Small-subunit ribosomal RNA, central domain from an uncultured prokaryote, 349 nucleotides, folded computationally. RNAcentral holds the full RNA, with entries from ENA. Model confidence (mean pLDDT): 89 of 100.
Context: one part of a larger RNA
């Protein structure tokens, strides 16, 4: 190299852009590089393998033949692939025109509540728990009512709804800005899909610099539980949680299902857009793009999957090969650091 695989046994890259390369629609014309098809040359010799022979036989030996799957050179063939010139529109994409959407960034606004403060009221008690302290309170707590600050988060609308590549995204207005989807004529004319590297983006902790700090809450303190209680309960509480700018690059980063396209039985809900009906309704038909449910055939070891395929197929990329040893040593490259990333052997069952 061949093979089999990748929802859940081992195994789909967290994701997006994409460079090399790989693969690519319709048609027509050359052309003959690949392909195939003849011929000529070589493919030393022994050897393997066939027929036959020689030593009593056999190993041994020896004629003979086939093979020597390859390569050069030539002559032809022209579908297929490549290539060179050209053609088309179903691929892709541009333009017009309407809507829908927690998509993204800035900046402002806003209202409940919680804590703190300040003043009235009021008095002995509050708060907690399974029961209880720790803890707060007669220097006026809890409650109440008026005021003032603050920081964070956005009830209800809320929904197997919506966006968005993933991660993720929820008060409201404005500004910028990004992508999808419909319906429409015009246009480019294969301009395409995938993508080793590379680059970007990327929960949550966490790290550096400087701000904030109400509520919550590791670390830590205290009471309680308990045989103990380095917990689970309770009371405090610092980091951090929030900014901004710079790192970290990792998660059960999950659909545990890489992306792209083509075929292949319905029903039934919801959403965004379009036509279309006629009893103009909370209606009905139909199209498309999503999102769910069940389910024909096929698959599947089974669970289950089933047009949003795990079904048949094709490009192309990641990646698995018993179980520990180990995602570890080592080294390299990335990081302030924490650590990430590549990623073995011994040994052992």
């Nucleotide at each position: 190299c061949u093979g089999g695989g990748c929802g859940u046994a081992a195994a789909g890259g967290g994701c997006g852009c994409g460079u090399a390369g790989g693969c690519g629609g319709c048609u027509u014309a050359g052309u003959c590089a690949g392909u195939c098809a003849g011929a000529c040359g070589u493919g030393a010799a022994a050897g393997c393998c066939c027929c036959g022979g020689g030593c009593u036989c056999a190993a041994c030996c020896c004629c003979g033949g086939a093979a020597c799957u390859g390569c050069c050179u030539u002559u032809g063939a022209u579908a297929c692939u490549g290539u060179u010139a050209g053609u088309c529109u179903a691929g892709a994409g541009u333009u017009c025109g309407a809507g829908a959407g927690a998509g993204g960034a800035u900046a402002g606004c806003g209202g409940a509540a919680u804590u703190u403060c300040c003043a009235g009221u009021g008095u002995a008690g509050a708060g907690g728990u399974g029961a209880a302290a720790u803890u707060c309170g007669u220097a006026g707590a809890u409650a109440u009512u008026g005021g003032a600050a603050a920081g964070a988060a956005c009830a209800c609308c809320a929904g197997u709804g919506g966006c968005g590549a993933a991660g993720g995204c929820g008060g409201c207005u404005a500004u910028c800005u990004g992508g999808a989807c419909c319906g429409a004529u015009a246009c480019u004319g294969a301009c395409g899909c995938u993508g080793a590297g590379g680059u970007g983006c990327g929960a949550a902790a966490g790290c550096g610099u400087g701000g904030g700090g109400a509520g919550c809450a590791a670390a830590c303190a205290g009471g309680a539980u308990u045989a103990g209680a380095u917990a689970c309960c309770c009371u405090g509480g610092u980091a951090g949680u929030c900014c901004a700018c710079g790192c970290c690059g990792u998660a059960a980063a999950c659909g545990a299902u890489g992306a792209g396209a083509a075929c292949u039985a319905g029903a039934u809900g919801u959403u965004g857009g379009g036509g279309g009906g006629c009893a103009u309704g909370u209606c009905c038909c139909u199209u498309u793009a999503g999102u769910g449910u069940c389910g024909a055939a096929g698959c599947u070891a089974a669970c289950g999957c089933g047009u949003u395929a795990a079904g048949u197929u094709c490009u192309c990329c990641g990646c698995c090969u018993g179980g520990g040893g180990a995602g570890u040593a080592c080294g390299g490259c990335c990081g302030c650091a924490a650590g990430g990333u590549u990623a073995a052997a011994a040994c052992u069952c």